The prediction has a mean pLDDT of 79. Predicted 3D model of a 361-nucleotide RNA (Bacterial RNase P class A) from Wenzhouxiangella sp.
RNA sequence: AGAGCCGGCCAGACAGUCGCUGUGCCUUUAGGCAUGGAGGAAAGUCCGGGCUUCACAGGGCAGGGUGCCAGGUAACGCCUGGGGGGUUGCGGCGGAAGCUGCAAUUUACGGAAAGUGCCACAGAAAACACACCGCCGAUGGCCCGUCAGGGCACAGGCAAGGGUGAAAAGGUGCGGUAAGAGCGCACCGCGUGUCUGGCAACAGGCAUGGCAGGGCAAACCCCACCUGAAGCAAGGCCAAAUAGGGAUGCCAUGACGCGGCCCGCGUUGCAUCCGGGUAGGCUGCUAGAGGCGGCUGGCGACAGCCGUCCCAGAUGAAUGACUGUCCACGACAAAACCCGGCUUAUCGGCCGGCUCUCACU
Numbered sequence: 001a002g003a004g005c006c007g008g009c010c011a012g013a014c015a016g017u018c019g020c021u022g023u024g025c026c027u028u029u030a031g032g033c034a035u036g037g038a039g040g041a042a043a044g045u046c047c048g049g050g051c052u053u054c055a056c057a058g059g060g061c062a063g064g065g066u067g068c069c070a071g072g073u074a075a076c077g078c079c080u081g082g083g084g085g086g087u088u089g090c091g092g093c094g095g096a097a098g099c100u101g102c103a104a105u106u107u108a109c110g111g112a113a114a115g116u117g118c119c120a121c122a123g124a125a126a127a128c129a130c131a132c133c134g135c136c137g138a139u140g141g142c143c144c145g146u147c148a149g150g151g152c153a154c155a156g157g158c159a160a161g162g163g164u165g166a167a168a169a170g171g172u173g174c175g176g177u178a179a180g181a182g183c184g185c186a187c188c189g190c191g192u193g194u195c196u197g198g199c200a201a202c203a204g205g206c207a208u209g210g211c212a213g214g215g216c217a218a219a220c221c222c223c224a225c226c227u228g229a230a231g232c233a234a235g236g237c238c239a240a241a242u243a244g245g246g247a248u249g250c251c252a253u254g255a256c257g258c259g260g261c262c263c264g265c266g267u268u269g270c271a272u273c274c275g276g277g278u279a280g281g282c283u284g285c286u287a288g289a290g291g292c293g294g295c296u297g298g299c300g301a302c303a304g305c306c307g308u309c310c311c312a313g314a315u316g317a318a319u320g321a322c323u324g325u326c327c328a329c330g331a332c333a334a335a336a337c338c339c340g341g342c343u344u345a346u347c348g349g350c351c352g353g354c355u356c357u358c359a360c361u
Base pairs, nucleotide, nucleotide: 001357002356003355004354005353006352007351008350009349010348012326013325014324015323016322017321018320020037021036022035023034024033025032026031027030039332043343044342046341047340048339049338050337051231052230053229054228063227064226065225066224067223068082069081070080071079072078083109084107085106086105087104088103089102090101091100092099093098110222111221115220116219117216118215119214132162133161134158135157136156139155140154141152142151143150144149170188171187172186173185174184175183189211190209191208192207193206194205195204196203197202235283236282237281238280245274246273247272248271249270250269254268255267256266257265258264290309291308292307293306294305295304296303297302327330
């Protein structure tokens, strides 16, 4: 100097004119002055919480969710740190199987030795494993025989080799055998026990078992933990006209209806008071798990303390338009109760860290 990755920040700048809107002050009630006025995602509404109303003794079932370990947090399916596995590249060890170092990348990563279910096509067999090609035929059988033996492949043995498949009951090698086989042995892998290290996930050592075991739980299921519902159109307050409702008093021992009559019941006028509630208005509404700076603790996410700042709050819904100058010529997109995440969209630019390459000293 260039490239890549990671993290943080900015999101055309300045000036003028005219508008819109929240708040404060002033006044002549219509204005004036001062001051504030979108985002990093305001988005998708996918998770989590605050707040509100309703429900709720406690426990359980059902339903839903989460799923390696530890920590952070108000909480999470988020974040941080760690562990295990997979893939790729460059190496190292080994005869091989395989093991291993570094880097990048990825992981929906509890249980398949509780039960049920599924596994297309191909294939003999897809799970109480199996036998198509193949190998053997020691043993028994049959045939030949010059009696040394040879042949057949009937009974039967095998699973090493071939073949199918995404997957076929450990792998490599030596021994062994009729042929074979953990049948025996060495190494690798696996299980079990134990010791050591670690909070743990887990890792390592030693001993031991010839070796249980196909895969799928993003199939049912089992285990552990979490979990009530609806949402600011939540909810609270004030409350017009008109029309209803309730109480009391008066007109009035009234009138009308039911009825032959009495009692009774219902309806009907005026006034006062009360209540519900529609339109409408107010509130909830933005000072908060808040921003910035510093110190301390922590690998980190983050936490504590101190200082400082106030930074939209509309409700047919403001945040804009025009002009001029400049440049690198300006992306995605705009609040609607609030906050923490995730995901997706995004012109360009700045700063910091790491890795690699090239040049020079």
Record summary
The source organism's lineage runs through Bacteria, Pseudomonadota, Gammaproteobacteria, Wenzhouxiangellaceae and Wenzhouxiangella. Its Rfam family is "Bacterial RNase P class A". The family's RNA type in Rfam is ribozyme.